[in-house]
RNA sequence: CGGCCCGUAGCUCAACGGUUAGAGCCGGGUCCUUAUAAGACCCAGACGAGGGUUCGACUCCCUCCGGGCUGA
Repeated sequence: CGGCCCGUAGCUCAACGGUUAGAGCCGGGUCCUUAUAAGACCCAGACGAGGGUUCGACUCCCUCCGGGCUGA
């Protein structure tokens, strides 16, 4: 310098271009128990940044940022 892949919650992962972006673990609370654990219920928490296309973008396009693999 070139090519490819990835970036969503504290962590691991989902989401035919259109419901209010969901799940598990973690965290907080309530119930249950003599108490703890287990269990049940509830709550909090995220689309890497900026543009573009579109009636509508996590999703498609461009640039940048960060990470990984690879070629020279």